[in-house]
Context: one part of a larger RNA
């Protein structure tokens, strides 16, 4: 964890462990008009607002899953041949010119999905030419950049260094099997091109013939890895949910663009298997993101609010977006905490049950008197959290805190032969049936089934599984 029975309240955590199966419908990444042409609204003619398109900055954060992987993929401890946008610091610069394109507009193809061809048009988009650090080179000499807008300023280009963040590489740790001994042609090196941000068989030509291996290689098998969690006095053994690094994967296989970053979950191309539209030419998707259906499964939640905080991307700001995240709903699924009343009350009351018929026990237990209100329930008040001018709260009229009622609203599960705490009666008769071991049951059963009574825990109690 799950299943039987049972259920009052909080308040914190948790909540597909199986099909990494298959997904209807919504929402999970947009943003900027202070780059730019421009269309529409309105207009107090000053502008204001929207809006698809070129443009930039982010869709490489963040969220999910563990499929793969026994590996430099983790941990740990080093190292040299590297990049690294936006942030800081510090030196410079921004001179001249120039063609197109999208939006529109016209004709047009298509069932759609998306297109054609001709014209117009800008920019912080594009391209040339001057210049400059830089780099290449022995040197001669090659290469080499800019972009504005607004008016508090914010950008651009280059070169030095820093800070993040990434890449590589090395030692040393990292399941089981020898009923797997041998393995291995880009293999091991070596030289030279090639290539990369870098160092390398990394590629590739040639040249030599090596590498690994019982210290356990190759091959199967199983498995993401820590930090930690459990369990134990410890040593060790287990596991690896939640959180918190890091790695991989994003229908299933490749494969590159574009970029500071990716060979990219909500981008692109092509193969494949499914799905789905269709006018049969064609075309369209990918939830292991939240929720939410269907299947599997002994199992596992709402197709809920909000962006008020916290963080993110954009913007100068306003601000806009944000199923991250902050709550709220659902499940005793765990942990804690609280309550289901308290003091009195004896003619030991009825009434069960037992009995040797005398009593004995449920039992102060109940009646019944007297308080009491956590809880309930009903009225009012009513937050912190808002970041110290204002304003801005989803949770939420919630926590809370006053006031009123009234014992009200609230126990149950499992055992009871011995290990083990707790014992009669009836009823069955090797039947029925218990059982965790050992073992009850064939007619007086403390072991089956039922009363009554006890015990044990208690909103939980057994039970199954598993682990130390």
């Nucleotide at each position: 964890a799950a299943c039987g029975c049972u259920g009052g309240c909080g308040g914190u955590a948790u909540g597909c462990u199986u099909a990494a199966c298959a997904c209807a419908u919504g929402c999970a990444a947009g943003u900027c008009g202070a780059a730019c042409g421009g269309u529409g609204u309105u207009u107090u003619c000053g502008g204001a607002c929207a809006c698809a398109g070129u443009g930039g900055c982010g869709g490489a954060c963040g969220g999910g899953u563990g499929a793969g992987u026994a590996a430099c993929a983790c941990g740990u401890a080093g190292g040299a041949a590297u990049c690294u946008a936006a942030c800081c610091c510090u030196a410079g610069g921004a001179g001249g010119g120039g063609g197109a394109u999208a939006a529109c507009c016209a004709c047009u193809g298509g069932a759609a999905a998306c297109g054609g061809u001709g014209g117009c048009u800008a920019a912080u988009a594009c391209c040339c030419c001057g210049u400059a650090a830089g780099c290449c080179g022995g040197g001669a000499g090659g290469u080499g950049a800019a972009a504005g807008a607004g008016a508090u300023u914010c950008g651009c280009c280059u070169g030095g260094g820093g800070a993040u963040g990434a890449g590589c590489c090395u030692g040393c740790g990292u399941c089981u099997g020898a009923u797997u001994a041998g393995c291995u042609a880009g293999u091991u090196g070596g030289u030279g091109g090639g290539g990369u941000a870098a160092g390398g068989g990394c590629u590739c030509a040639c040249c030599a013939a090596g590498g690994c291996g019982a210290c356990g290689a190759u091959c199967a098998g199983u498995a993401g890895c820590u930090g930690g969690u459990c369990u134990g006095a410890g040593a060790g053994g287990a596991c690896a949910a939640u959180c918190a690094g890091c790695c991989a994967c994003a229908c299933u296989g490749g494969g590159a663009c574009u970029g500071a970053g990716a060979c990219a979950c909500g981008g692109c191309c092509c193969a494949g298997a499914c799905u789905c539209c269709u006018a049969c030419g064609g075309g369209a998707g990918g939830c292991a993101g939240c929720a939410g259906u269907g299947g599997g499964g002994a199992a596992u939640u709402u197709u809920c609010c909000g962006c008020a905080a916290u963080g993110g991307g954009c913007g100068u700001c306003a601000g806009c977006c944000u199923g991250a995240c902050g709550g709220a709903g659902c499940a005793a699924u765990a942990c804690c905490g609280c309550g289901u009343g308290a003091g009195g009350g004896a003619g030991g009351a009825a009434g069960g049950c037992c009995u040797u018929u005398g009593g004995g026990u449920c039992g102060u237990a109940a009646a019944c008197c007297u308080c009491u209100u956590u809880u309930c329930u009903c009225a009012g008040g009513g937050a912190c959290g808002a970041a110290g001018a204002u304003c801005u709260g989803a949770c939420g009229g919630u926590a809370c805190c006053u006031g009123a009622g009234g014992a009200a609203u609230a126990a149950g599960c499992a055992u009871c032969g011995g290990c083990u705490a707790a014992c009669u009666c009836c009823g069955u008769g090797c039947c029925a049936g218990c059982a965790g071991c050992c073992g009850c049951g064939g007619u007086a059963a403390g072991a089956c089934g039922g009363a009554g009574g006890a015990u044990g825990c208690a909103a939980g109690c057994g039970u199954u599984a598993u682990c130390c």

This is a predicted structure of a 468-nucleotide part of an RNA (small-subunit ribosomal RNA, 5' domain) from an uncultured organism. The RNAcentral record of the full RNA draws on ENA and SILVA. Its mean pLDDT, the model's own confidence on a scale to 100, is 88.